[in-house]
Formats: sequence, C1' cells, structure tokens
RNA sequence: CCGUGCUAGACGGGGAAGUAGCGGUGCCCUGUACCCGAGAUCCGCUCUACGCGGGGUCGAAUUCCCCUACCGAGGGAGGUGCUGGCCUGGGUCUGUCUGGUCCGAGGGGCGUUGAAGAUCGGGUCCCACCCAACAGGCGGCUACGAACCCCGCCAGGUCCGGAAGGAAGCAACGGUAAGUUGAUCCGUCCUGUGUGCCGUGGGGAAGCCCGGUCGGAGCCCGGAGGACCAAGCACGCCAGAUUAGCGCCUUUCGAAGAGGGGUGCACGG
Repeated sequence: CCGUGCUAGACGGGGAAGUAGCGGUGCCCUGUACCCGAGAUCCGCUCUACGCGGGGUCGAAUUCCCCUACCGAGGGAGGUGCUGGCCUGGGUCUGUCUGGUCCGAGGGGCGUUGAAGAUCGGGUCCCACCCAACAGGCGGCUACGAACCCCGCCAGGUCCGGAAGGAAGCAACGGUAAGUUGAUCCGUCCUGUGUGCCGUGGGGAAGCCCGGUCGGAGCCCGGAGGACCAAGCACGCCAGAUUAGCGCCUUUCGAAGAGGGGUGCACGG
C1' cells in the first nucleotide's frame, strides 16, 4: 500500500412548553432522516440523567467524533416606538352636547297714507258702591190645618115672653191662626260669592294696547356663521394601568450550511 472479516459509532438535530430536573411522545423550526410497539391527569430515567422494548442496515469515513469571535431558519427574555381593545382618573386644552350674553351675511315684513323717540288722554291693574247672575233664607202663593176656651151661618134642642117675637149657642157646612206641606211663579225684602260686566266714584310704579299732538327715518321677524362666559364629564383630549398585533434595539438558545482538526482491531498478500 492492497484485500477480507470485525468493533467503537451512526441511521437526524434544535426551540418553546411541561417537569424538582433530564430525555421521549405531542406543538413549532430545520429539511429527508431504517422498520415495528406503547406513551399527557403519559412513557423512560437521576446530573456520566440527550429515552424504553424488539428487529434491520452501514461502518473507520462525503457518512463517526471535536473545534470555530464564520454564516444563520426559528424560538425565548428584556427594553422601546406605533396602532387597536379594555379599565381607572382628570377637568389643563379644543370641539360636540347643555345654558347664557353679544355680533351678524344673505332673506322677509312694517314705515313719508309718517319709523324711533317725547308728551297727553283712555284701557289693561287695584279698592268701594250700584246693577245683573247664582246660591240660601224670608214673605206672598197651593193644599191641609182648632171637640170647647177662633170666625161666619147656625138644623135640632135650650132660655126669655101671654103672644108676636127675641137671645145665647153644639153638631154639620164654610173659613181662618200658629204650624205642616208643595211648587220654584212673584218680590222696593235679607245674607253671601273663586261670577258677570254695564255704570258711578277713587287710586295707579313700570310695562303693554288704543287714540291725539310734536317729531321726521327708521323699526321688527328670522337667522348661516362667529366671539365670549359658565357647567357637566357621555365622547374627543390628557394622565396612568393592563392586554394584543407589528416594527426596531439588546441579550440568550440555536437547526441546516461553511471552514479546520481527530479516530481503531484481527488475519492474509
């Protein structure tokens, strides 16, 4: 150096979660990497923990092992910015909403058949009274209404008288008083009023209405929009807490890749 047969070893690795911790199943990344069986209130283990049971293949190298301040998918942690959700608070800001004051474009109406303003009178307002209305009462009115001590007329009977005649008088009949009752018609009546409005008298601050006079040109409605003040905190806004997504920064783990290095045994020629 060549050949044959073996052995170590390899036949995937990583992240998060989970766990006292380490692996595996499950999830995710990488990307191709033997087969079968079980495995989340799970399976196997204990810091030499990088699985367990059974079978198979390759085998000392492209394939096994180690290193790298190389590159780097992806994951974790922290910070920060933006956006969104949700919660708490504030009343500084601007705005919506609410209230008030003022200005006010375009528009409309009244006004020289006389605006604003001034002044006079009256009304509106208050008090008293009259009148009316209404309510109640009272009286008149209707009906009833007295054994006798109310009235009229008084049969019978009684009394006086010689007679003619006369007198008192019960019942019946008629009427009336007190009183009772009815109607709501009447009244020089009385009292009252959440009434009316005519009339009379008095009062009257302002406003409003009507009219007269002076005056001589304005007055009113409505209002886009604007300014200011106030209040509340529903929203905007501001402050804070929390949460989700995305971006950036730092840090950590890190597959695949790249580069460098290392590793046998036996026999024969």